The RNA shown here (Bacterial RNase P class A) has 343 nucleotides and comes from Burkholderiales bacterium JOSHI_001. Its mean pLDDT, the model's own confidence on a scale to 100, is 78. The model forms 94% of the base pairs in the Rfam consensus. Its Rfam family is "Bacterial RNase P class A". Gene Ontology terms of the family: ribonuclease P activity, tRNA processing and dimeric ribonuclease P complex. Rfam classes the family as a ribozyme.

[in-house]
RNA sequence: GAAGCAGACCAGACCGCCGCUGGGGCAAGGCUCGAAAGGGCGCCCUGGAGGAAGGUCCGGACUGCACAGGGCAGCGUAGCAGCUAACGGCUGUCCACCGCGAGGUGAGGAUCAGAGCAACAGAGACGAGUCAGGGCAGGGCGCAAGCCCCGCCUUGAGUGAAACGGGCAAUCUCUACGCGCAGCAACACCAAAUAGGCACACGUUGAUCUGGCCCGGAGAGUGUGCGGGUAGGUGGCAUUGAGCCGGGUGGGCGACCCCCGGCCCAGAGGAAUGGCGGUCACGCCGCCGGCUUCGCAAGGGGCCGGCGGUGCACAGAAUCCGGCCCAUCGGUCUGCUUCACAC
Numbered sequence: 001g002a003a004g005c006a007g008a009c010c011a012g013a014c015c016g017c018c019g020c021u022g023g024g025g026c027a028a029g030g031c032u033c034g035a036a037a038g039g040g041c042g043c044c045c046u047g048g049a050g051g052a053a054g055g056u057c058c059g060g061a062c063u064g065c066a067c068a069g070g071g072c073a074g075c076g077u078a079g080c081a082g083c084u085a086a087c088g089g090c091u092g093u094c095c096a097c098c099g100c101g102a103g104g105u106g107a108g109g110a111u112c113a114g115a116g117c118a119a120c121a122g123a124g125a126c127g128a129g130u131c132a133g134g135g136c137a138g139g140g141c142g143c144a145a146g147c148c149c150c151g152c153c154u155u156g157a158g159u160g161a162a163a164c165g166g167g168c169a170a171u172c173u174c175u176a177c178g179c180g181c182a183g184c185a186a187c188a189c190c191a192a193a194u195a196g197g198c199a200c201a202c203g204u205u206g207a208u209c210u211g212g213c214c215c216g217g218a219g220a221g222u223g224u225g226c227g228g229g230u231a232g233g234u235g236g237c238a239u240u241g242a243g244c245c246g247g248g249u250g251g252g253c254g255a256c257c258c259c260c261g262g263c264c265c266a267g268a269g270g271a272a273u274g275g276c277g278g279u280c281a282c283g284c285c286g287c288c289g290g291c292u293u294c295g296c297a298a299g300g301g302g303c304c305g306g307c308g309g310u311g312c313a314c315a316g317a318a319u320c321c322g323g324c325c326c327a328u329c330g331g332u333c334u335g336c337u338u339c340a341c342a343c
Stems, first nucleotide, its partner, number of pairs: 001339010012280007020048007030041004050314001054325002057323005062183004074179005079093005094108001095106004109174002114172002116168002130157007138149004187235004197226006208218003243263006250257002282311013
C1' cells in the first nucleotide's frame, strides 16, 4: 500500500424569533365546558424522541382470576459450564462444517423402547436375498465315471449414498427441564340520562296527569330511597428504577458482579417533541484558479483554494424493562489477518 476480519461510536453544532407539550412555583380571584365527577384558560422557571422509539418474535415487572398447589393434555427448549429478575438472550469452551488466515455458522440429548421413511439404479431398501467359484453334510438315479435336488459355511461379482450392518429424531416417539390462564382495551376509584331490579309510602273508597286551585276529562300506576352496570372522568403513567453518568493496580478469560461519587433524564390521549432566518463544520454536484503527475499531443488523474447550488438514510415514544430480528445516506476510531514492497 491492497484486500479483508472483529469490535466500539456519531447520526450536525451554536445563536435569534415564532409556536406545541409535561412538571414545579405564584395567584386562589375570575372566566369557561360539564348534571356531577373532573378538565381548560394567565405569568415565571424548567424538561421534551431513537439506535433502532419499528416488527410485536421471546423473556420479565405489574394487574386480575381462589395468596395458582398436584396430575393429565398441550406448547416450548436441548453438547458442557456459567451470566442474569428471567429468557429461545449473552459469555466461555468442546465437537462438526466453511475460510490460507483474522474469524464465521450450527434445531449439536436418545435409533439396545416402539413405529414410520429412503428418489434413481438394482434380484433385493430394512421383510431379505440374485449370480459365480470352493468346502462340508444329506437324498435320488446309475455297474461305474458321473448327473440332478436340497441344507449350511465361505470367497467374490454387480447396482447404489447405504445391502442385517446401518442412516434420518428438522416424521411420530422417548428422556430431561420450563410454562396455570389472560392481558394497561389489564385493573382500581368517581359517576349521568334511559331501561330494568329491591325496599318503603300513596293508589279503582281514584294516587297521578290535565297552566296555581275547583268543576269537568283522562286514568293504573306514581313518588322517595338504595344498589349494580354503561356513556363520561380520574388513577394505573413516568422522579427512585433489574435507572443513568463518571471513577476504581476491586473480582472474573469473559458475559457479568462489587465498591465510591454524582444525577433525576419525554410522556400525550386523534396523540406534543416543530417552523423560519443567520454563522460555522462536513458530504455531494457544477464552474474558476494554482501546484503536481501520466502522455509526443489531444486529453486524463491527484491535491489545495475560491464562488454558487444542495443536505438527502432508516424511521418517530403510547404501561414499563431486558433481549432478538429487520431497516438504515454518510462518516470516525481501535485491535487483528493475508499478500506485495522497502529498510